A computed fold for a 72-nucleotide RNA from Candidatus Iainarchaeum sp., annotated as transfer RNA. Its Rfam family is "tRNA". The family's RNA type in Rfam is transfer RNA. The prediction has a mean pLDDT of 80. The sequence was found in a public genome assembly.
[in-house]
RNA sequence: GCUGAGGUGGCAGAGAGGCUAUGCAUCCGCCUGCAGAGCGGAAGAUCGGGGGUUCAAAUCCCUCUCUCAGCU
Numbered sequence: 001g002c003u004g005a006g007g008u009g010g011c012a013g014a015g016a017g018g019c020u021a022u023g024c025a026u027c028c029g030c031c032u033g034c035a036g037a038g039c040g041g042a043a044g045a046u047c048g049g050g051g052g053u054u055c056a057a058a059u060c061c062c063u064c065u066c067u068c069a070g071c072u
Base pairs, nucleotide, nucleotide: 001071002070003069004068005067006066007065010024011023012022018055026042027041028040029039030038048064049063050062051061052060
């Protein structure tokens, strides 16, 4: 330099145009002598940056950037 894959809550990880899962962690409650486990509930996502298309974009298009793999 070229090609491919990827960047989404604190962490992991789904999500192929309209409602952003799920698990873990966190917080509250139940339970317990206390804690853990278990059960119930709550909060938490400018979806890497910028621009474009659209009534509407995490999702489609362009560009930049970062990570991983391969090729020369």